Predicted 3D model of an 87-nucleotide RNA (c-di-GMP-I-GGC riboswitch aptamer) from Peptococcaceae bacterium BICA1-8.
Of the family's consensus pairs, 95% are formed in the model.
RNA sequence: AAUGAAAAAGGCAAACCAUCUGAAAGGAUGGGACGCAAAGCUAUGGGUCUAAAGUAUUAAUUUGCUAAGACUGCCAGGCUACCAUUA
Numbered sequence: 001a002a003u004g005a006a007a008a009a010g011g012c013a014a015a016c017c018a019u020c021u022g023a024a025a026g027g028a029u030g031g032g033a034c035g036c037a038a039a040g041c042u043a044u045g046g047g048u049c050u051a052a053a054g055u056a057u058u059a060a061u062u063u064g065c066u067a068a069g070a071c072u073g074c075c076a077g078g079c080u081a082c083c084a085u086u087a
Stems, first nucleotide, its partner, number of pairs: 001086004011036002016031006034073001040079003044076003047071004054065003
């Protein structure tokens, strides 16, 4: 420097459960492991979810749109790093 076939020293932790938090999506902590070679960081592009408030609409507490919010364990991009193999 390239690569991630095999491996795994060290690492992360889905679903689910408990507590807290938020209007919601979701988030935090603990338990727990389905998985992960960037499942480390980053909302930059796409995507998905929510939409209390706002706005339009409806008989309606209905339906839509949207400011805004969320997800990096959906796909790319950017930044950084362990181990192994090869040169």